A computed fold for a 543-nucleotide part of an RNA from a metagenome, annotated as small-subunit ribosomal RNA, 5' domain.
Context: one part of a larger RNA
RNA sequence: GAACUAACGCUUGUGGCGUGUCUUAGUCAUGCAAGUCGAACGAGAAAGCCCUCUUCGGAGGGUGAGUAGAGUGGCGAACGGGUGAGUAACACGUGGGUAACCUGCCUCUGAGUCGGGGAUAACACUCCCAACGGAGUGCUAAUACCGGAUGAUAAAUCGCAACGCAAGUUGUCGCUUUUAAAGGUGGCCUCUGCUUGCAAGCUGCUGCUCGGAGAUGGGCCCGCGCCGCAUUAGCUAGUUGGUGAGGUAACGGCUCACCAAGGCGAUGAUGCUAGCCGGCCUGAGAGGGCGAUCGGCCACACUGGAACUGAGACAAGGUCCAGUCCCCUACGGGGGCCAGCAGUCUAGAAACUUGCACAAUCGACGAAAGUUGGAUGCAGCGACGCCACGUGGAGGAUGAAGCCCCUCGGGGUGUAAACUCCUGUCAGGAGGGAAGAAGGCGCGAGCGAUAAUACCGCUUGUUGCUUGACGGUACCUUCAGAGGAAGCUCCGGCUAACUACGUGCCAGCAGCCGCGGUAAUACGUAGGGAGCGAGCGUUGUUC
Numbered sequence: 001g002a003a004c005u006a007a008c009g010c011u012u013g014u015g016g017c018g019u020g021u022c023u024u025a026g027u028c029a030u031g032c033a034a035g036u037c038g039a040a041c042g043a044g045a046a047a048g049c050c051c052u053c054u055u056c057g058g059a060g061g062g063u064g065a066g067u068a069g070a071g072u073g074g075c076g077a078a079c080g081g082g083u084g085a086g087u088a089a090c091a092c093g094u095g096g097g098u099a100a101c102c103u104g105c106c107u108c109u110g111a112g113u114c115g116g117g118g119a120u121a122a123c124a125c126u127c128c129c130a131a132c133g134g135a136g137u138g139c140u141a142a143u144a145c146c147g148g149a150u151g152a153u154a155a156a157u158c159g160c161a162a163c164g165c166a167a168g169u170u171g172u173c174g175c176u177u178u179u180a181a182a183g184g185u186g187g188c189c190u191c192u193g194c195u196u197g198c199a200a201g202c203u204g205c206u207g208c209u210c211g212g213a214g215a216u217g218g219g220c221c222c223g224c225g226c227c228g229c230a231u232u233a234g235c236u237a238g239u240u241g242g243u244g245a246g247g248u249a250a251c252g253g254c255u256c257a258c259c260a261a262g263g264c265g266a267u268g269a270u271g272c273u274a275g276c277c278g279g280c281c282u283g284a285g286a287g288g289g290c291g292a293u294c295g296g297c298c299a300c301a302c303u304g305g306a307a308c309u310g311a312g313a314c315a316a317g318g319u320c321c322a323g324u325c326c327c328c329u330a331c332g333g334g335g336g337c338c339a340g341c342a343g344u345c346u347a348g349a350a351a352c353u354u355g356c357a358c359a360a361u362c363g364a365c366g367a368a369a370g371u372u373g374g375a376u377g378c379a380g381c382g383a384c385g386c387c388a389c390g391u392g393g394a395g396g397a398u399g400a401a402g403c404c405c406c407u408c409g410g411g412g413u414g415u416a417a418a419c420u421c422c423u424g425u426c427a428g429g430a431g432g433g434a435a436g437a438a439g440g441c442g443c444g445a446g447c448g449a450u451a452a453u454a455c456c457g458c459u460u461g462u463u464g465c466u467u468g469a470c471g472g473u474a475c476c477u478u479c480a481g482a483g484g485a486a487g488c489u490c491c492g493g494c495u496a497a498c499u500a501c502g503u504g505c506c507a508g509c510a511g512c513c514g515c516g517g518u519a520a521u522a523c524g525u526a527g528g529g530a531g532c533g534a535g536c537g538u539u540g541u542u543c
Base pairs, nucleotide, nucleotide: 001543002542003541004540006539007538008537009536010535013389014388015387016386017385018384019382020381021347026345028343030342031341032340035075036074037073040072041071048063049062050061051060052059053058082300083299084298092225093224094223095222096221097220098219101218102217106214107213108212109211110210111209112208113207114148116146117145123138124137125136126135127134128133154178155177156176158174159173160171161170162169163168183206184205185204186203187202188201192199193198194197228272229271234264235263236262239261240260241259242258243257244256245255246254275297276296277295278294279290280289281288282287302323303322304321305320306319325336326335327334328333353379355378356377357376361375362373363372364371365370392422393421394420395419402413403412404411405410426484428479429478430477431476432475436470439466440465441464442462443461444460445459446458447457448456487532488531489530490529491528492513493512494511498527499526500525501524502523508515509514
């Protein structure tokens, strides 16, 4: 000098864009943060309002409404969001391998979707319990569950052929064996059945099952790279290898039985520190330091362990076990886990609102309308940072007053002020007022499909209707009026900037050298000056 997730002191007008617990991976009250689908399924209220009856207590019917709220089932909940404890490791970066693998939803493509069965929640009744919750009996549905049929271009064994160094791979190859499914919804009468019309018929859309290919996402393996300490020198029994078996999507001591005695290490094993990278800061560069925000990967979710479900987890707002802590309890037993968004306490030099909205983007579900999302978009607070703007402009005296210095002549503050003439940024008042909106619904046209001018899908048009949290914000116009808006540090040398008074090795200053003991440009105050400026200094850290 530059930089900072900074803090502290003094000061503080406005806006934009960023950014904000570096300490305690400490404790957490409260609210919200993961739902959705009635076009998978069965059931199904109430208040209110209207009508009728009435012994005036009430009863019944309709509507509310096939709505609400539950339940079965499907998909999602493994994403998104947080944190950096652990990890010196194939964790990460980079480049490869997988003849050792998986992949829901999505795209393309082939074939199929036949025919049966038994339950169960919800619900009703009975019962146990302080609570959490639970038991029994009875009824019922499905795209829930379970058999059967059919099936190969799927899988497995064996054979043959080709390829490969080999483990092995491949095949319009051959034999045998094994394995599947579920419906929903719209429209129509061309075909079929009864002949009004309807569905078991036709048809559109969407599901379901078994394959193939792709895309996407992952698993595993390897080469190289990746902090310091030797005042850390020895470490290791599933340890190192083999055979066989089990297990996994898959290779493998991954696990187990047996056998052998190996394996790592001064080319630094084993122990102490640390998430890694793209990048950021500095620097002419080489290098050094760092890893906040944003993006990629990893790991974790009170601590430790385990599996279940599932395409995917050994799962932050799931389950089970053990432990710490907290809460409730009828003492028998239960419940909880903010390193999600806000917020509280504590710690600390130190870091925000218990805000608004799903309007946009994106995700989940849904055929869609839509619902939902503390993701996200916005707003609030903090000069924490960067940037921009303002606090007025022009004229105005041999130069007011005040203050300071003085050789008492004068000099400085100083065109500075007053005064005159202007301007109107920002803030303030008044009025107008966005873009961000694409879509969606309705209507029309064309094309596809079809028996079809239904329906449906696609494309397109639209003087129709409708969607904005921010926000009456940005912006524009206008009103008044210089009015509301400047400080901080320094002035001995380094280093730009000097005098007076006070003090008298005192009080004090200080980054280094050093100042102060009676004329201190170094302390304190004043006048003056220098530097930066809504900031200026100090401290800390890095180069």